[in-house]
Context: one part of a larger RNA
RNA sequence: CGUUUGAAGUUUGAGGGGUCCUGACCUUAGUACGAGAGGACCGGGUCGGACAUACCUCUGGUGUACCGGUUGUGGUGUCAACUGCACCGCCGGGUAGCUAAGUAUGGAUGAGAUAAGUGCUGAAAGCAUCUAAGUACGAAACUCGCCUCAAGAUGAGACUUCAUUGAGGGCCGUGGGAGACUACCACGUUGAUAGGCUGAUUGUGUAAAGGCAGUAAUGUCAAAGCUAAACAGUACUAAUUGCCCAAAGACUUGC
Numbered sequence: 001c002g003u004u005u006g007a008a009g010u011u012u013g014a015g016g017g018g019u020c021c022u023g024a025c026c027u028u029a030g031u032a033c034g035a036g037a038g039g040a041c042c043g044g045g046u047c048g049g050a051c052a053u054a055c056c057u058c059u060g061g062u063g064u065a066c067c068g069g070u071u072g073u074g075g076u077g078u079c080a081a082c083u084g085c086a087c088c089g090c091c092g093g094g095u096a097g098c099u100a101a102g103u104a105u106g107g108a109u110g111a112g113a114u115a116a117g118u119g120c121u122g123a124a125a126g127c128a129u130c131u132a133a134g135u136a137c138g139a140a141a142c143u144c145g146c147c148u149c150a151a152g153a154u155g156a157g158a159c160u161u162c163a164u165u166g167a168g169g170g171c172c173g174u175g176g177g178a179g180a181c182u183a184c185c186a187c188g189u190u191g192a193u194a195g196g197c198u199g200a201u202u203g204u205g206u207a208a209a210g211g212c213a214g215u216a217a218u219g220u221c222a223a224a225g226c227u228a229a230a231c232a233g234u235a236c237u238a239a240u241u242g243c244c245c246a247a248a249g250a251c252u253u254g255c
Base pairs, nucleotide, nucleotide: 001152005163006162007161008160009159010158011157015149016148017147018146021049022048023047024046025045026044027043033038051106052105053104054103055102059100060099061098062097066093067092068091069090070089071086072085073084074083075082076081110144111143112142117137118136119135120134168245169244170243171242172188173187174186175185176184193238194237195236196234197233198232199231203226204225210221211220212219213218
C1' cells in the first nucleotide's frame, strides 16, 4: 500500500515446513525344521543408543550485584573496625536467570491407492494361463494421519461484536519471563507496572560493640549478623493533567 466504511476478537485451510532412525534381552520355544550339530518365521513384552523438542522439581555447572575465610600493601590520626588495589587478589560456598551431564515427551497406531511380487475367477487358444473384461492382497517410498506456519490464497475467504452519542489506535509514562532499534506483552490511581518497605523463604555460617571465662590465643551470651535478580503483602514514590489520528466517498442513470 492492497484486501472498496473503520475496527476488535475468533477462525477455515489452498499451500508450505518438520517428524520418519535403530539395537539388545525375555517369551512364544529349545517349539517348527534337522540324523545330529544347530535352530527360526509370525506374535507378545522389557530395557536401551543416537537424534529432536520443551523445561529447571531433582543431580550438577555458572552465578565479577549474596555470605564467609585469608595473604601483601595503601588509606580512614592510633587500637579495634572498615575500605582501595593486587586475574572477582586468592580460597570455600551460593539465590534468580541461563544451562546439560539433569527431568519430561516424541518417532507410533491406523486409513487410502500402489511398486516388485502373490493370488481368485477367466477367455482369446474346448486345455493351460494373475489379465485381455472382472476381482483380492502387497513396502520405511506416495496421499492422509501426528506437530507446526499459513487469506499478499491479489482467488486477498468466514463468523461474532462495536462504531461521528468517536469504535479503535497512537503519543507519553511505569515495566517485562519481549527485545540490537523497532516490534510484542503487562500496567497507568476504578492501579500491584517498577522501585521502596514489611514478612516468610533462600544462601552464608554465629556480625559489631559489650558482658562473662581464660595470663593469652580463644571460647561463650548468639541458628547471630548480613542476604542479588526470586515469592507474598502493602499505594510510601513514580505511572499526572492531557494531546493527536480516525469512515460517509467514487462511478452510472434519472429528476

Large-subunit ribosomal RNA, domain VI from a Flavobacteriaceae bacterium, 255 nucleotides, folded computationally. It matches the Rfam family "Bacterial large subunit ribosomal RNA". The sequence was found in a public genome assembly.